This is a predicted structure of a 121-nucleotide RNA (FMN riboswitch aptamer (RFN element)) from a soil metagenome.
It matches the Rfam family "FMN riboswitch aptamer (RFN element)". From the family's description: The RFN element is a highly conserved domain that is found frequently in the 5'-untranslated regions of prokaryotic mRNAs that encode for flavin mononucleotide (FMN) biosynthesis and transport proteins.

[in-house]
RNA sequence: GUUUCCGGGGCGGGGCGCAACUCCCCACCGGCGGUGACAGUCCGCGACCCCGUGGCCGCCAGCCAUGGGUGGACCCGGUGGAACUCCGGGACCGACCGUGAGAGUCGGGAUGGAAGGGAAC
Numbered sequence: 001g002u003u004u005c006c007g008g009g010g011c012g013g014g015g016c017g018c019a020a021c022u023c024c025c026c027a028c029c030g031g032c033g034g035u036g037a038c039a040g041u042c043c044g045c046g047a048c049c050c051c052g053u054g055g056c057c058g059c060c061a062g063c064c065a066u067g068g069g070u071g072g073a074c075c076c077g078g079u080g081g082a083a084c085u086c087c088g089g090g091a092c093c094g095a096c097c098g099u100g101a102g103a104g105u106c107g108g109g110a111u112g113g114a115a116g117g118g119a120a121c
Stems, first nucleotide, its partner, number of pairs: 001121006012026004027105002029094002031045004040092002049069008074090005096108003
């Protein structure tokens, strides 16, 4: 470089209510690469969302390509040569659309895309 495959987890119990896996109490979950030692909260990336440019195409919508923007959250103590990563404790965070009622956990775009990883040549 070519081909090909893989590539996100989680609502269980109780309460109120006509109605909630959406509210309240308890519970549960954690993509990819990096980092002196293992990370949802450090550094960076991806997903989602927004804008531009080009193509399909004369126009709208849509799709594809490409450039840009946006993009959540952590402290204390201990061990150690080294840890915001381990151990102990206490916290915090989680796109968009939908819904009989407000969603990290339900349904949908998505049998999609993708950071990236593996294999063969």
The coordinates come from a structure-prediction model, not an experiment, and the mean pLDDT is 83.